[in-house]
The RNA shown here (transfer RNA) has 76 nucleotides and comes from a Chthonomonadaceae bacterium. The coordinates come from a structure-prediction model, not an experiment, and the mean pLDDT is 80. Its Rfam family is "tRNA". Gene Ontology term of the family: triplet codon-amino acid adaptor activity. By type it is a transfer RNA.
RNA sequence: CGGAGUGUAGCGCAGUUGGUAGCGCGGGUCGUUUGGGACGAUCAGGCCGCAGGUUCGAAUCCUGUCACUCCGACCA
Numbered sequence: 001c002g003g004a005g006u007g008u009a010g011c012g013c014a015g016u017u018g019g020u021a022g023c024g025c026g027g028g029u030c031g032u033u034u035g036g037g038a039c040g041a042u043c044a045g046g047c048c049g050c051a052g053g054u055u056c057g058a059a060u061c062c063u064g065u066c067a068c069u070c071c072g073a074c075c076a
Stems, first nucleotide, its partner, number of pairs: 001072007010025004019056001027043006049065005
């Protein structure tokens, strides 16, 4: 430098044909228990990498860009 992939809650990941952003773990509170642990109930937590565009409406489509991963090229 070229090609491909990934980016969504603290962590790991879903999200169909564009139509209210979800699951598990973790965290807070309450309950059961003498307590820890465990279990149950409930709550909080997300500018969907960033910036534009299309659309009544975008995590989803289009363009640009950033970071990371893989492959290749170049140099040695």